The prediction has a mean pLDDT of 83. The RNA shown here (transfer RNA) has 78 nucleotides and comes from an archaeon. Its Rfam family is "tRNA". It is annotated as a transfer RNA. The sequence was found in a public genome assembly.
[in-house]
């Protein structure tokens, strides 16, 4: 230094190739509610993300350009 993956709620994880059901799915958390003596379990409602910056387009989580960061290879190491 070059090359390839990847980056989404606190937490893991789907969606990304081929734009449109996505103002984003699930599981998990946290906050109420039901049951229950009580805890627990089950169950029901709610909260809450697309790494940054542009660009293409009616329309980006999704394509492109640059950028941070993590994680492989390769090279250089007089």
């Nucleotide at each position: 230094g070059c090359c390839c993956c990847g980056a989404u709620a606190g937490u893991g994880u789907a969606g990304u190739c081929c734009g449109g059901c996505c103002c984003a799915g699930c599981a998990u958390a946290a906050g109420g509610g039901a049951c229950u003596u009580u805890c627990g379990a089950u169950u029901c409602c709610u909260u809450g993300a697309c790494c940054c910056g542009g660009g293409u387009u009616c329309g980006a989580a999704u394509c492109c350009c640059g950028g941070u960061c993590g994680g492989g290879g390769c090279a250089c190491c007089a």